A computed fold for a 72-nucleotide RNA from a Candidatus Magasanikiibacteriota bacterium, annotated as transfer RNA. The organism belongs to Candidatus Magasanikiibacteriota, within Bacteria.
[in-house]
RNA sequence: GGUCCCAUCGUCUAACGGUUAGGACAUUAGGUUUUCAUCCUAAAAACAGGGGUUCGAUUCCCCUUGGGACUA
Numbered sequence: 001g002g003u004c005c006c007a008u009c010g011u012c013u014a015a016c017g018g019u020u021a022g023g024a025c026a027u028u029a030g031g032u033u034u035u036c037a038u039c040c041u042a043a044a045a046a047c048a049g050g051g052g053u054u055c056g057a058u059u060c061c062c063c064u065u066g067g068g069a070c071u072a
Base pairs, nucleotide, nucleotide: 001071002070003069004068005067006066007065010025011024012023013022018055027043028042029041030040031039048064049063050062051061052060
């Protein structure tokens, strides 16, 4: 250089083009407990960036950025 894959809460990971963007762990608050741990309840927290297609895009297309695999 070429081909291809990936990018979503703090971490891991879901999501027929129409969802309140879900779950687990973690965090915070409350309950339980003499206290801690465990357990229960609740809360906060995310679609890499820019264009395009579409009535409507996290999802489809293009480019960029970052990471990775193969190849020369």